[in-house]
């Protein structure tokens, strides 16, 4: 890095180092960012997939996560504005992609 299955509008940050970017690609938007992005450590949360325990609730192991819905669109597809259509907006719903978790091969 491939397949299966589940979740995916809730919830949780502060220090040291680094020193310009970031928000998964891509395009658009809108946002974050010398009052320190990003990455790495450390501690402390949050969560409950999976191990162990368990009547339970807690604990303890292995990830995970800790701005903004997976920050919002893109593809199909309902209704509504709105009429014969179409483009636009707005409110839905499905799927794609991506994230994580457990499993296979």
């Nucleotide at each position: 890095g491939g397949c299966u299955u589940a979740u995916u509008c809730a919830g949780a940050a502060a220090g040291a180092c680094u020193g310009a970017g970031g928000g998964a690609c891509a395009g658009g938007g809108c946002c974050c960012u010398g009052c320190g992005a990003u990455g790495u450590c450390u501690u402390a949360g949050c969560a409950a997939c999976c191990u162990c325990c368990u009547u339970a609730a807690c604990u303890a192991g292995g990830u995970g996560c800790u701005a903004a819905u997976u920050c919002c669109c893109u593809u199909c597809u309902u209704g509504a504005g709105c009429c014969g259509a179409a483009a636009c907006u707005c409110a839905g719903g499905a799927g794609a992609a991506g994230a994580u978790a457990a499993g296979c091969g």